[in-house]
RNA sequence: GCAGCGAGACAGACAAUCGUCCGCCGAAGCGGCUCGCAAGAGCCGCGAAGGCGGGAGGAAAGUCCGAACUCCGGAGGGCAGUGCGCCGGGUAACGCCCGGUCGGGGCAACUCGAAGGAAAGUGGCACAGAAAACAUACCGCCGCGCCGAUGCUCGAAAGGGCGCCGGCAGGUAAGGGUGAAAAGGUGCGGUAAGAGCGCACCGCGCCGGUGGCAACAUCGGUGGCAGGCAAAACCCCGCACGGAGCAAGACCAAAUAGGGAGACGCUUUAGGACGGCCCGUCCGAAGUCUCCGGGUCGGUCGCUUGAGUUCGUCAGCAAUGACGAGCCUAGAGGAAUGAUUGUCGUCUUCGGUCGCCCGCAAGGGCGAGCGGGGAAACAGAAUUCGGCUUACGGCUCGCUGCGAAG
Repeated sequence: GCAGCGAGACAGACAAUCGUCCGCCGAAGCGGCUCGCAAGAGCCGCGAAGGCGGGAGGAAAGUCCGAACUCCGGAGGGCAGUGCGCCGGGUAACGCCCGGUCGGGGCAACUCGAAGGAAAGUGGCACAGAAAACAUACCGCCGCGCCGAUGCUCGAAAGGGCGCCGGCAGGUAAGGGUGAAAAGGUGCGGUAAGAGCGCACCGCGCCGGUGGCAACAUCGGUGGCAGGCAAAACCCCGCACGGAGCAAGACCAAAUAGGGAGACGCUUUAGGACGGCCCGUCCGAAGUCUCCGGGUCGGUCGCUUGAGUUCGUCAGCAAUGACGAGCCUAGAGGAAUGAUUGUCGUCUUCGGUCGCCCGCAAGGGCGAGCGGGGAAACAGAAUUCGGCUUACGGCUCGCUGCGAAG
């Protein structure tokens, strides 16, 4: 220098002017209470103008997990459903974090993993292929047995020996071929050809020793040896889980309409009860007044002091925890936190200046400071925390690999 890996802090600074939300003050003004015959006085509340103070993030985002808080439901237990799943630790909790184990990727720094069970059961595996799982046999290899034909040879003969060709029963799973995947791998022996058929090493299962809290690692023995993949197919095993969410929820409470209770009213009566019918009695009725309760508009609370934050010490590899001291840091409700200008800082570009180097020169390279122009991302709290994920700008530090020079 190039390529890469990991971590950290920041999110331009200052000033002026204008604007905005919240809090406090507030002598204009408004309202209430008390005193007073009145004029008025005092107190309280709201509060214009104005003043002072404070005002977004690392993700405020997605709303994906876990909680706090609130209301509803629930004796207890189970089924169903959903989620999670190596080990140890952290935490209020978690599907998060830390440290490990195992497996995958990378030369490495490092990084990724929903990582229990396929030897409980059910089902699936396109195309190709003989076969996709109680194994099987397309090509190939063999053909020890049998049939046919035949050559050489031994023998007097009967018959025997060695071979070659064709076929049949059959053997085989080395090799080829198919496929994403084919029933352990390599080698030696063995065989008609082959094959864990035998043996050595590797792999796998089981048993034991050692180390480790554990996952697991490692060593020894033993068995020729279980059997493909997928559980993010159903399923089995273990563990956890009631629902809704600040538009939760609590309080105050208008007009209008409607509901309930009581009183008055009873002229005309609708209707009903008692009664076979009439009379009669009772209920009731439009209307007026008073009281009560619920909801709506609106207002207040919940609403920011909290698993908070800064610094230090200690414990721990770490996540994190303990102790001590300090700090208070938005709280709106169609929703504020902004805009403009100037100066400085960072980066970049152009111009000319100076210095050094290369070159005969033209010119080129590096550095310094000056002047002009430009750029600065993603994004906006809404009950509050802990995480995860996604978006995004430049900076610093550490580490790895390669290359060059000394």
A computed fold for a 406-nucleotide RNA from a Vicinamibacterales bacterium, annotated as Bacterial RNase P class A.
It is recorded under the gene name rnpB.
Its mean pLDDT, the model's own confidence on a scale to 100, is 76.
Taxonomically the source falls in Vicinamibacterales (Bacteria, Pseudomonadati, Acidobacteriota, Vicinamibacteria).
The RNAcentral record of the sequence draws on ENA.
Rfam family: Bacterial RNase P class A. Its family is annotated with ribonuclease P activity, dimeric ribonuclease P complex and tRNA processing in the Gene Ontology.